[in-house]
RNA sequence: CUUAUCGAGAGUGGCGGAGGGACAGGCCCGACGAUGCCACAGCAACCGAUCCGCAGGGUGCGGAUGCCAGGUGCUAAAUCCUGCUCGCCGAAGCCCAAAAGGGCUCAGGCGGGAAAGAUGAG
Numbered sequence: 001c002u003u004a005u006c007g008a009g010a011g012u013g014g015c016g017g018a019g020g021g022a023c024a025g026g027c028c029c030g031a032c033g034a035u036g037c038c039a040c041a042g043c044a045a046c047c048g049a050u051c052c053g054c055a056g057g058g059u060g061c062g063g064a065u066g067c068c069a070g071g072u073g074c075u076a077a078a079u080c081c082u083g084c085u086c087g088c089c090g091a092a093g094c095c096c097a098a099a100a101g102g103g104c105u106c107a108g109g110c111g112g113g114a115a116a117g118a119u120g121a122g
Stems, first nucleotide, its partner, number of pairs: 001122006011040005019029003023083004041075003046071002048068001049065007079116001084113006090106001092105005
C1' cells in the first nucleotide's frame, strides 16, 4: 500500500506500583492495585490443516470440522460514545409574507457512507 472483518464470544494467579482506555472532547477503569509484563486457562475461526460441493484448467469460490497438540489475534464498556459528510424526523431562534405559507441557522434523535484506528492475509 491492497483486501476482509470489527453491536457476538472468552479470566485466574504471579510481578510491579501509577496512571490507563490510540488522538481530541465526553464518559469510564484505577492503591479493594488498574494499564503493562509473565504463566496458565479460555474465546474465536483470519491463515494453515482435513473433508465436501461447484466452476473451470495449472487455481478460484462456497460450506463443514477446534478431540485440529499448527501460525497469528483476542479475553471492561459497540472500535466505550462522538469527531467528517449525506438523508429523514425535529425543539428553538432569525428573516420574507397581509395571511396561507416559505427560507436560513440549528440543540437533539434515527439511519447510510467516509475518515481514523485495530486485527488477519497478501
A computed fold for a 122-nucleotide RNA from a soil metagenome, annotated as SAM riboswitch aptamer (S box leader).
It matches the Rfam family "SAM riboswitch aptamer (S box leader)". Gene Ontology term of the family: regulation of gene expression.
Its mean pLDDT, the model's own confidence on a scale to 100, is 85.
Of the family's consensus pairs, 94% are formed in the model.
The RNAcentral record of the sequence draws on MGnify.